[in-house]
RNA sequence: UAUGCAAGGGCAAACCCGCCGCAAGGCGGGGACGCAAAGCCACCGGUCUGCAGGAGAUGCUCCCAUGAUAGCGGGGUUGCCAAAA
Numbered sequence: 001u002a003u004g005c006a007a008g009g010g011c012a013a014a015c016c017c018g019c020c021g022c023a024a025g026g027c028g029g030g031g032a033c034g035c036a037a038a039g040c041c042a043c044c045g046g047u048c049u050g051c052a053g054g055a056g057a058u059g060c061u062c063c064c065a066u067g068a069u070a071g072c073g074g075g076g077u078u079g080c081c082a083a084a085a
Stems, first nucleotide, its partner, number of pairs: 001085001003082002010035002015030006033071001039077003043074003046069003053063004
């Protein structure tokens, strides 16, 4: 430098409990489906939500990101270990 079939170490989906949030979802604890950046950043595309606002309208439908997702993909950025090459 590249690589990740080894070892050490790391993270932790679903689900359950508590708290926060309109919600999507987040945080903490338990728990492991997986992960070689499943560390970090919403810059681009995607997806999700809809408090407020808007439209129709009469208690319902639609629009809407400034919200969420980095464990949807791309991009940016930083970095541990070393069996084999």

Description: c-di-GMP-I-GGC riboswitch aptamer from a Gammaproteobacteria bacterium, 85 nucleotides, folded computationally. Rfam family: c-di-GMP-I-GGC riboswitch aptamer. Gene Ontology term of the family: cyclic-di-GMP binding. The family is grouped with related families in Rfam's "c-di-GMP_I riboswitch clan".